[in-house]
RNA sequence: CCCCACAUAGUCAAGCAGUUAGGAUUCCUGGUUUUCACCCAGGCGGCCCAGGUUUGACUCCUGGUGUGGGAA
Numbered sequence: 001c002c003c004c005a006c007a008u009a010g011u012c013a014a015g016c017a018g019u020u021a022g023g024a025u026u027c028c029u030g031g032u033u034u035u036c037a038c039c040c041a042g043g044c045g046g047c048c049c050a051g052g053u054u055u056g057a058c059u060c061c062u063g064g065u066g067u068g069g070g071a072a
Base pairs, nucleotide, nucleotide: 002070003069004068005067006066007065010025011024012023027043028042029041030040031039048064049063050062051061052060
């Protein structure tokens, strides 16, 4: 320098056929318990950035950034 893959919450991770994203864990509140823990219920919190296409983009296209892998 070139090619490929990936980027979703504090952490991990599913989703996509375009129509407001589900789970685990952490944290918070309540219940249970003599208390703590476990357990149960509820809550907070998220699509890497910019542009394009579209009625509508996390999803498709282009460029960039970062991470990983490969060729030379």